[in-house]
RNA sequence: AGAGUUUGAUCCUGGCUCAGAUUGAACGCUGGCGGCAGGCUUAACACAUGCAAGUCGAGCGGUAACAGACCUUCGGGUGCUGACGAGCGGCGGACGGGUGAGUACAAUCUAGGAAUCUGCCCUAUAGUGGGGGACAACGUCGGGAAACCGGCGCUAAUACCGCAUAAUCUCUUCGGAGGAAAGGGGGCUUCGGCUCUCGCUAUUGGAUGAGCCUAGACCGGAUUAGCUAGUUGGUGGGGUAAUGGCCCACCAAGGCGACGAUCCGUAGCUGGUCUGAGAGGAUGAUCAGCCACACCGGAACUGAGACACGGUCCGGACUCCUACGGGAGGCAGCAGUGGGGAAUAUUGGACAAUGGGGGAAACCCUGAUCCAGCCAUGCCGCGUGUGUGAAGAAGGCCUUAGGGUUGUAAAGCACUUUAAGCAGGGAAGAAAUGCUGCGGGUUAAUACCCCGACAGUUUUGACGGUACCUGCAGAAUAAGCACCGGCUAACUCCGUGCCAGCAGCCGCGGUAAUACGGAGGGUGCAAGCGUUAAUCGGAUUUACUGGGCGUAAAGCGUGCGUAGGCGGUAAUGUAUGUCGGAUGUGAAAGCCCCGGGCUUAACCUGGGAAUUGCAUCCGAAACUGCAUAACUAGAGUAUGGUAGAGGGAAGUGGAAUUCCGGGUGUAGCGGUGAAAUGCGUAGAUAUCCGGAGGAACACCGAUGGCGAAGGCAACUUCCUGGGCCAAUACUGACGCUGAGGCACGAAAGCGUGGGGAGCAAACAGGAUUAGAUACCCUGGUAGUCCACGCCGUAAACGAUGAGAACUAGAUGUUGGGUUGCUUAGCAAUUCAGUAUCGCAGCUAACGCAUUAAGUUCUCCGCCUGGGGAGUACGCCGGCAACGGUAAAACUCAAAGGAAUUGACGGGGGCCCGCACAAGCGGUGGAGCAUGUGGUUUAAUUCGAUGCAACGCGAAGAACCUUACCUGGUCUUGACAUCCUGCGAACUUACUAGAGAUAGUUUGGUGCCUUCGGGAACGCAGUGACAGGUGCUGCACGGCUGUCGUCAGCUCGUGUCGUGAGAUGUUGGGUUAAGUCCCGCAACGAGCGCAACCCUUGUCCCUAGUUACCAUCAUUUAGUUGGGCACUCUAGGGAGACUGCCGGUGACAAACCGGAGGAAGGUGGGGACGACGUCAAGUCAUCAUGGCCCUUAUGACCAGGGCUACACACGCGCUACAAUGGCCAGUACAGAGGGUCGCUAACCCGCGAGGGGGUGCUAAUCUCAGAAAGCUGGUCGUAGUCCGGAUUGGAGUCUGCGACUCGACUCCAUGAAGUCGGAAUCGCUAGUAAUCGCAGAUCAGCAAUGCUGCGGUGAAUACGUUCCCGGGCCUUGUACACACCGCCCGUCACACCAUGGAAGUGGGUUGCACCAGAAGUAGCUAGACUAGCCUUCGGGAGGUCGGUUACCACGGUGUGAUUCAUGACUGGGGUGAAGUCGUAACAAGGUAACCGUA
Repeated sequence: AGAGUUUGAUCCUGGCUCAGAUUGAACGCUGGCGGCAGGCUUAACACAUGCAAGUCGAGCGGUAACAGACCUUCGGGUGCUGACGAGCGGCGGACGGGUGAGUACAAUCUAGGAAUCUGCCCUAUAGUGGGGGACAACGUCGGGAAACCGGCGCUAAUACCGCAUAAUCUCUUCGGAGGAAAGGGGGCUUCGGCUCUCGCUAUUGGAUGAGCCUAGACCGGAUUAGCUAGUUGGUGGGGUAAUGGCCCACCAAGGCGACGAUCCGUAGCUGGUCUGAGAGGAUGAUCAGCCACACCGGAACUGAGACACGGUCCGGACUCCUACGGGAGGCAGCAGUGGGGAAUAUUGGACAAUGGGGGAAACCCUGAUCCAGCCAUGCCGCGUGUGUGAAGAAGGCCUUAGGGUUGUAAAGCACUUUAAGCAGGGAAGAAAUGCUGCGGGUUAAUACCCCGACAGUUUUGACGGUACCUGCAGAAUAAGCACCGGCUAACUCCGUGCCAGCAGCCGCGGUAAUACGGAGGGUGCAAGCGUUAAUCGGAUUUACUGGGCGUAAAGCGUGCGUAGGCGGUAAUGUAUGUCGGAUGUGAAAGCCCCGGGCUUAACCUGGGAAUUGCAUCCGAAACUGCAUAACUAGAGUAUGGUAGAGGGAAGUGGAAUUCCGGGUGUAGCGGUGAAAUGCGUAGAUAUCCGGAGGAACACCGAUGGCGAAGGCAACUUCCUGGGCCAAUACUGACGCUGAGGCACGAAAGCGUGGGGAGCAAACAGGAUUAGAUACCCUGGUAGUCCACGCCGUAAACGAUGAGAACUAGAUGUUGGGUUGCUUAGCAAUUCAGUAUCGCAGCUAACGCAUUAAGUUCUCCGCCUGGGGAGUACGCCGGCAACGGUAAAACUCAAAGGAAUUGACGGGGGCCCGCACAAGCGGUGGAGCAUGUGGUUUAAUUCGAUGCAACGCGAAGAACCUUACCUGGUCUUGACAUCCUGCGAACUUACUAGAGAUAGUUUGGUGCCUUCGGGAACGCAGUGACAGGUGCUGCACGGCUGUCGUCAGCUCGUGUCGUGAGAUGUUGGGUUAAGUCCCGCAACGAGCGCAACCCUUGUCCCUAGUUACCAUCAUUUAGUUGGGCACUCUAGGGAGACUGCCGGUGACAAACCGGAGGAAGGUGGGGACGACGUCAAGUCAUCAUGGCCCUUAUGACCAGGGCUACACACGCGCUACAAUGGCCAGUACAGAGGGUCGCUAACCCGCGAGGGGGUGCUAAUCUCAGAAAGCUGGUCGUAGUCCGGAUUGGAGUCUGCGACUCGACUCCAUGAAGUCGGAAUCGCUAGUAAUCGCAGAUCAGCAAUGCUGCGGUGAAUACGUUCCCGGGCCUUGUACACACCGCCCGUCACACCAUGGAAGUGGGUUGCACCAGAAGUAGCUAGACUAGCCUUCGGGAGGUCGGUUACCACGGUGUGAUUCAUGACUGGGGUGAAGUCGUAACAAGGUAACCGUA
């Protein structure tokens, strides 16, 4: 510090997710030791048991228990001593310890303040005199189950009460008044007292602690906007330690609130802790400070201090005891129990240390504390060995079978012993106290007592079997967890087969999974490792530091304006902000720095720094604020001009539509893609005249003007707002923005009343359509118009808030002004508008660009992923429709912007192609052949399936082929290699069987040799293995099809762009062509095109056999001689290049025409197929990974099947006839094949064919007769002398064999068919059409197929509108699996959350009323009453009782609010393959969208 994820790719926006650190954690797996820390976050739920606050006999009366002493009648007695239960009394139980329920402020934190109290402690002054009356204990009587209580009687005090005295104390009317105490212990004593000490009383000051007040800081919600009656203030009282409405009476009517009152929800606050670069964010365990609470609620008492955790009283709930009458209790102290929960420890030891209470002290108490126990809960440290060790062992795993890896790892060898274990030794934590002595103080005193940083002596350790040290033995007792697709370090095998499962995000898994599970290996961390939860970070993703708003989310529809915020120039003063210095404070701990102590570290400890803050004081005065008096540049006013659909009102006008009346006139009009509904012979449409009525204002008119926006358009008048320009004068900052607020605000809509020509939701009819509640047509009502009143929304848009300043220009235009001139005007310039282009700059890009989206300032509004949703609820507004404000649950990992490349479009432009058109001939109808589908079957083997499967694989299914079926057989196998044994190999014949096969049998002993044997072959055996046309063409190679012989596809460098990419390759011409030329930020290049290759067309050269024959000779015959002239053959060359001429073009490329030429513009044909597409085809040509079968899915054999047949489709053949059929005669090819072959002559047969055996390994022989054609004849338009299917009979040939199932021949038979619906195919010249010939495969053949060959030989192309396919450019796009795309809504089903709902049940709370325990205060006529006073009668005072006020619990009524639940119901979301349509994306087939009905 970043990374993954939207896309085909890119940039941006934007969310989600990850890597880090952390925790009082929990869970899973695992677990050696030690140190230091931590340990109920949940039920402030309930608690058994034990302990947690006592102490003082030196305050008191005393003596229940224990010990001692004394006495004793041995029963016991004596408080006599040490001591001491209970009691009176004192001090302490207000500290320490726990918890965080409540509390958004009476708390807390920081800084201040004045009207206070303060036990014990310190300091100072003074005092401590003299009396009195009780009550517990105790005794006795009594009640009660108990708890406990009552009556009578006795008694002490440092308990209680007067009196005296008293201040610098308190009060005060300033005269005065009030006003305390207690003694105990020690020593001495002449018992008078003296003295010491601890106490006591009053007062002063301090310290400590506490109370009170003020300011600032301090969570969320405005879908909580108004709250408040002791409320706010005053006066006077009361009350308190003290101020104060704290309380009361009276008076006034205030107080708080948008700087957020009130209400609701949540929450102890802080130092700090976690995180972060910081600013911040989150948090408030342990430690420390403060607060609050102590079963829940209320209340006071005592006291220095409490409204009191282990006190009291009352009410309530709960638990326990009970004799049922009554009582007792409060772990949020330490342990511990139950419960809750994912989850949190021992009913331990000790007061040794530190601290606290009491005491004179010893000492006692202390679950505070110090220790120990449990727990990997965290942090830190250590260990689980070290060295050597290659045969790189075994085993495991992988493997290309060679090896690799685990791995120096192990074993082995040599060492070490930390920690654990056993044994021995062994600190520090201890300071004090007591006692003795010494010194000092006090004192009359050498007593007593106190002090000593003096001495001696005695004693004190829970931890503790401590730390630490030493010894002993032995590698011995000690490693796991997670991960390994990317992010993210780490890879293979097996299993599984969208299953099981994984997953933080993206995503893996459908037979080769580095992603699931296991294994081997590896990576990371390590006594831990992972997961989950939570916080911060990354996230600049709430942006103070540090974001945005044209199109991504985001500018209010527009203005006016309140509060607020901000504000021109110069000056003086002040000192609010600001800046500097000083002081106080900011507790300690923590963080940081420097040291120190534990072997180190964690940890502990000393010092420093820091604590960014607050307060006070002093200073500065630039800026800000404030005050004062000024200025004129902002703003405004006045004067003079000026443009304008600016607004309101009244009036006027013409054109047009419609309607009405009249005239002319006749059969249609109207409407559409085409029609129909509709109108019209009752006279329409058309046309003329007249009239009525409503609405809107052509031309001008514009890129124009005005207005804040919405918006504004005939003309005239009246009223009225604003702008601009010019020159002066005046005011003197009067300004800008603007939360709330107010006003305006298109259309639609609403209310009332008018009006209504045209148009036109709804509605009706006609069409269209599968449907058509639409688009189109004919009608038509609200409405549109006016007046008044509502509504308040729009894609109210420049998707761009307002104001100000600055920052190149160019051009057009509107309204003013100025200047100049050559004046119907032009030019220059200036201000204000309005447009287009453009620089810098900005922007993700598009784009913006002085009218900013640039650079800055001020103010307002708004945004924070998509959906849910601008929805629900609540509230406000509205007559309603609705508007405004405005969520959550749930769900997704995207949603989105701009641009790019493609693809696509019922977008556009240009161009090409037998694409259409123009033609010729076909298919589709018939019969047959052939292939396919389907069906059938034991099997009808398999594959190919739009073009690009279907006369395809198959260039030959009777057996074989053959892969299929049935049956019969074989199991190292039909085939290959290796090993062993035997045998040459091989061969004759017979038997059984359908055959495979089995049995018997004849002949035969070969070749090489180093004589051991070996090679080939056969048989048998064993096991490795063979074998598979079994699966996967979606694992592959190779080959092939297709777009397409279409003209395209790319690269290097450069340039442009953030980038994907672009440019080049686009443009202007041209071409068959990305062919060439020109231009150009491109310049070049590659694969394609073309050419090079083959063939054909002309000529030449060479060579003439088997080809040829002009001349010569010879012949039936190029037969022979002869000849290479010709043809031809097959080698080599020439030729054609837009080369030449003319024209067009741009002076180019090129095109058009012409000449010459055998051939002319690629001469014809072929081979040749760019980058790529279709997971196209093929595992059955072959090859091959993986999987599967192995007495079978392999192999052999026989028979059958692949040839089936209601049917459908494709490719063909033959026809339907006279351009023909038949008969007779007759002419002319090319290219091929041939020795297991082609076969001649000749003979036989009607023929297929048979016989025959010549020639030929082929320019020699042969297949081999070419046919159409030509000549002649016949048929005469008919189911025929057309057509030949089908069937019967007879044959031929091939072959082991023609039944299923061959071809051919002859005789006979003679079906459909008379040119073919919708639709559809081929072809542009030696082509179509037509005619025959040959070949491959092959024994034969189902060939009418396929591949070639030649013969005869046309027609037509105006042209590119349309159909199909393609190319280029451009445009739109929500497509990218790319339109066979994407995608919307209803309905149906399942699940989820949520709104409404008759209600129902809880919580909280307001108001009104009832009620009133305990307590306190007031009052009191009843009862009682020790101290003081008394005139002795009583009084003062007190207690109880009664009553009043306040008030907790409780109750009633009525509201508010919140949560849960609810038949039914509303929409929403999600869900591989449901239904209906096709709304959107292309002009999406009616452009889309916004508001409204």